[in-house]
Order: sequence, then C1' cells, then structure tokens
RNA sequence: GCCCAAGUAGCUCAGUGGUAGAGCAUUUGCAUGGUAAGUAAAAGGUCGUAGGUUCGAUUCCUAUCUUGGGCA
Repeated sequence: GCCCAAGUAGCUCAGUGGUAGAGCAUUUGCAUGGUAAGUAAAAGGUCGUAGGUUCGAUUCCUAUCUUGGGCA
C1' cells in the first nucleotide's frame, strides 16, 4: 500500500428500514433473626464519527477513525 471483518448499556452480545433489547453487573424494594441464594422493579444508549438515499436509518450507500486478521 491492497483486501476482509468488527465497532450498539459498565462487560459479553442480539436486533437486516417503522419509538433499541437480553444475560451478567449496579441501585432500590420484598423476603430472612441475620447473610447469601431467591424474587419484583428502577437506572444506565447522541447505536464509533461525518455526510447521502428515504416519509422514516442501528439497518442501505459513501468517506473517515479505531481494533483485529490476511496479502505484498
């Protein structure tokens, strides 16, 4: 230099055009003589960044950044 993949909650990951979710973790409540386990709920996202297409974009297109892999 060229090619490919990934980037979404604190962590691991879903979500292939119509208001963004799960598990774990965190907080609060219930329960217990008390703790753990259990159980109910809450909080936590400018979906890497910037443009474009569209009535509407996490999703499609382009550029760019970061990480990983391959070729030279």

A computed fold for a 72-nucleotide RNA from a Verrucomicrobiota bacterium, annotated as transfer RNA.
The organism belongs to Verrucomicrobiota, within Bacteria.
Rfam family: tRNA.
The RNAcentral record of the sequence draws on ENA.
Its mean pLDDT, the model's own confidence on a scale to 100, is 84.